[in-house]
RNA sequence: GGAAAGUAUGCCUAGGGUUCCGGCUCCUAAUUCAGGAGUGUCAGGUCCGAGAGGUAUCGGUCGGGUUCACCGGCUGCACGGAGGGAUAAAAGCCCGGGAGAC
Numbered sequence: 001g002g003a004a005a006g007u008a009u010g011c012c013u014a015g016g017g018u019u020c021c022g023g024c025u026c027c028u029a030a031u032u033c034a035g036g037a038g039u040g041u042c043a044g045g046u047c048c049g050a051g052a053g054g055u056a057u058c059g060g061u062c063g064g065g066u067u068c069a070c071c072g073g074c075u076g077c078a079c080g081g082a083g084g085g086a087u088a089a090a091a092g093c094c095c096g097g098g099a100g101a102c
Base pairs, nucleotide, nucleotide: 006058008057009056010055011054012053015048016047020045021044022042023039024038025037026036027035028034059075060074061073062072063071064070077097079100083095084094085093
């Protein structure tokens, strides 16, 4: 100086808020059926959800192989604001393996 090497996807979790369901409070109705408003400081369900969390699969790469199927190895490391953005709203989501630090 050059080249190559996934910054893959699903599921789950940490975490997150409040569109929906439910809970709670109040009001209206009350023969039945219910309806409306508020509340996430409401340990719930749906929902969102990690580059630096878990797990699985695929992909890549190297070796073996009867060169077909297939089998095995590797796929490392990773401190991090403020601010902004989306969604109903927020977040470890996205900007972002960013700015910066070492």
Overview:
The RNA shown here (Guanidine-I riboswitch aptamer) has 102 nucleotides and comes from Vulcanococcus limneticus LL. The sequence was found by an Rfam model in a public genome assembly. It matches the Rfam family "Guanidine-I riboswitch aptamer". Rfam links the family to the GO term regulation of gene expression. The prediction has a mean pLDDT of 79.